[in-house]
RNA sequence: ACAGGCGUAGCUCAAAGGAUCAGAGCAUUGGACUUCUAAUCCAACGGUUAAGGGUUCGAAUCCCUUCGUCUGUA
Numbered sequence: 001a002c003a004g005g006c007g008u009a010g011c012u013c014a015a016a017g018g019a020u021c022a023g024a025g026c027a028u029u030g031g032a033c034u035u036c037u038a039a040u041c042c043a044a045c046g047g048u049u050a051a052g053g054g055u056u057c058g059a060a061u062c063c064c065u066u067c068g069u070c071u072g073u074a
Stems, first nucleotide, its partner, number of pairs: 001073007010026004028044005050066005
């Protein structure tokens, strides 16, 4: 330099055939239980889906550019 993959909650990951409120586990916080803790149960909090633009009635999803990261070729 070229080609390809990946980027979604603090962390690990779903949702990929465009339309269901973008969810789950862990973590955090509160409550129940317990003499107290741990465990368990319930609830809450937490997201401009890497950034910008485009297509569309409608984009995490499709298209373009940029950034980061990984792999391969030279």
Molecule: transfer RNA
Organism: uncultured Lachnospiraceae bacterium